[in-house]
RNA sequence: CGAUGAGGUAGAGGAGCGGGAAUUAAGAGUAUGCAAAAGAAGGCUGACAACCGUUGAUUUUUGCUGAAAGGAUUUUUCGCCGAAGCAGGUAAAGCUGUCAAUCUUUAUCUGCUGGGGUUGCCUUGAACAAGGGUAACACUGUCAUUACAGAGAAACUUCUGUAGUGGAGGGCUACUGAUCGU
Numbered sequence: 001c002g003a004u005g006a007g008g009u010a011g012a013g014g015a016g017c018g019g020g021a022a023u024u025a026a027g028a029g030u031a032u033g034c035a036a037a038a039g040a041a042g043g044c045u046g047a048c049a050a051c052c053g054u055u056g057a058u059u060u061u062u063g064c065u066g067a068a069a070g071g072a073u074u075u076u077u078c079g080c081c082g083a084a085g086c087a088g089g090u091a092a093a094g095c096u097g098u099c100a101a102u103c104u105u106u107a108u109c110u111g112c113u114g115g116g117g118u119u120g121c122c123u124u125g126a127a128c129a130a131g132g133g134u135a136a137c138a139c140u141g142u143c144a145u146u147a148c149a150g151a152g153a154a155a156c157u158u159c160u161g162u163a164g165u166g167g168a169g170g171g172c173u174a175c176u177g178a179u180c181g182u
Base pairs, nucleotide, nucleotide: 001181002180003179004178007176008175009174010173011172014081016080017079018078019077020076021075022074024072033064034063035062036061037060038059042052043051046099047098048097084113085112086111087110088109089108090107091106092105093104094103114140115139117137118136119135120134121133122132123131124130142167143166144165145164146163147162148161149160150159151158
């Protein structure tokens, strides 16, 4: 000086991601509870046991009383850029009298997704809110590549912009630094 880019550090994408606190609306005049009337043997559970019930339960009607959770809006704050989300497996813990299932939390493994948006379908949800999955559509950031234009330049290499095509985050950019060659 050139080539390659192990490792480390710091960053970028934007309606960016996730957590906490407070507020507001909805949930809902719903669930529950009490009283009255009707009514008549079961109710509760996935199953069993236990419990309640002829001193009238479950149920129906009327009246009175009357919540909460999850989710959402707004503000603020914290941590960040595989931020995070989803699917499957494993392990532990939790509810309750037992078993099982479901669910929740934590940890871990594998796989997918660059990011947000709109729409259709499925699903969760009280919901016309919102979440999750999936497909399509453009948008956006990044890298590679092609064409054109401009700048720089002796020329090649380089940079910027426009348009097209393609890829993925184990990516991309910058610095540092490692290896090899001369």

Predicted 3D model of a 182-nucleotide RNA (Lysine riboswitch aptamer) from Metabacillus lacus. The coordinates come from a structure-prediction model, not an experiment, and the mean pLDDT is 78. NCBI's taxonomy places the organism under Bacteria, Bacillati, Bacillota, Bacilli, Metabacillus. It matches the Rfam family "Lysine riboswitch aptamer". Gene Ontology term of the family: lysine biosynthetic process. From the family's description: Riboswitches are metabolite binding domains within certain messenger RNAs that serve as precision sensors for their corresponding targets.